[in-house]
RNA sequence: AGGGUCGGCCGGGCAAUCGCGGGCAGCAUUUGCUGCCCGAGGAAAGUCCGCGCUCCAUUGAGCAUGGUGCCGGGUAACUCCCGGGCGGAGCAAUCCGCGGAGAGGGCCACAGAAACAGACCGCCUCUCGGGGCAAGGGUGAAAAGGUGGUGUAAGAGACCACCGGGAUCGGCAGCAAUGCCGAUCGCCAGGUAACCCCCACCAGGAGCAAGGCCAAGCAGGGACGAGAAGCUGCUCGCUUCGUUUGAGUUCCGGGUAGGCUGCACGAGCGUCACGGUAACGUUGAUGCCCAGAUAGAUGAUUGCCCCAGACUCGGUGGUCUUCUCGUAAGAACAUCGGGCGCUGGACAGAACGCGGCUUAUAGGCUGAGCCUGCAU
Repeated sequence: AGGGUCGGCCGGGCAAUCGCGGGCAGCAUUUGCUGCCCGAGGAAAGUCCGCGCUCCAUUGAGCAUGGUGCCGGGUAACUCCCGGGCGGAGCAAUCCGCGGAGAGGGCCACAGAAACAGACCGCCUCUCGGGGCAAGGGUGAAAAGGUGGUGUAAGAGACCACCGGGAUCGGCAGCAAUGCCGAUCGCCAGGUAACCCCCACCAGGAGCAAGGCCAAGCAGGGACGAGAAGCUGCUCGCUUCGUUUGAGUUCCGGGUAGGCUGCACGAGCGUCACGGUAACGUUGAUGCCCAGAUAGAUGAUUGCCCCAGACUCGGUGGUCUUCUCGUAAGAACAUCGGGCGCUGGACAGAACGCGGCUUAUAGGCUGAGCCUGCAU
């Protein structure tokens, strides 16, 4: 200098004016007015996992169903994170994968004789009907571990030597997965468990429209149990209705609209210290308060700046073309600088909260490894 790998962070800035939601204070007290303060994200998204919280259910156990799946650790918990193991890819940094196919069943397109038990070509044999074989050819992503030998009619782990793999047993190292060493066994005939299944472990259901409180109007329900309207302004009186079909400014309960709460001080955030390889933890120190709308506020305009692009102007460099051959003019390219100018500034927006994963994202900053070339 070029290429490649793995992370961390930011994601336009400042000001003015107008406007919106919330809190507090003051004045009005019925809506309001004034002042101060606060007001989206790294994903607020998908709702895919895991918790808190709430109500319902619940003696215990089993079955079903769903999930997880190498080992150890972290955590409130996890399909998450950290560390390790094994296998695969890469020169490397690094990345990808993970129980069991030797309990059993199912399935394996096309091609091919045959996809798990079979023989098309081929080899051997013969009484030419057949029988034996699987070395070689051919098909396929995949076809009886490889090389050499013995053996045979021809052949084959049928047998032998070495190499590769597997299983079992023992020893050593490790918490473990596992690794190393030794012995024995010819055990070597595939894949698929995101098909059923087997093994181990985990899981009760529904969700903030959960749940709790206050509570009109209208219509029901229950209790109490006699009055109401008119003639008349009042008293008496009278009439009508009602007292089994029930008067009523009475009481009680359920419950709707609506309101309050849940609901913003919490598995809380920043910095440092300590423990741990790390994830993370701490009864440590110190600082901080950080949206709570409910048809849903968090916006708009203007100015200055920042970044990017196109356009345009100028400088420098070599190259090319033209002529009047010069320290000429023009052209495209590379590079540097400018423009009171133009266009653009991603993905996207809380709705009970939190921890993850996944997906979207213009542009920018930054850290740590690796490879190649050159120079010292």